A computed fold for a 72-nucleotide RNA from a Candidatus Margulisiibacteriota bacterium, annotated as transfer RNA.
RNA sequence: UCCCCGAUCGUCUAAUUGGCAGGACAACAGAUUCUGGCUCUGUUAAUCGAGGUUCGAGUCCUUGUCGGGGAA
Numbered sequence: 001u002c003c004c005c006g007a008u009c010g011u012c013u014a015a016u017u018g019g020c021a022g023g024a025c026a027a028c029a030g031a032u033u034c035u036g037g038c039u040c041u042g043u044u045a046a047u048c049g050a051g052g053u054u055c056g057a058g059u060c061c062u063u064g065u066c067g068g069g070g071a072a
Base pairs, nucleotide, nucleotide: 001071002070003069004068005067006066007065010025011024012023013022019055027043028042029041030040031039048064049063050062051061052060
């Protein structure tokens, strides 16, 4: 320098080939308990940045950043 893959709640991980972004753990609140733990219920919380296409983008296109792999 070039090619390929990836980036989603605090963490891990889904989204069926464009149609309400979900789950687990964690955190918070409540129930239970003499207290704590376990268990149960509820809540909070995310699509790497910038543009484009579309009625509609996590998904498609362009570009950038970062990470991984490969070629020279």

Model confidence (mean pLDDT): 80 of 100.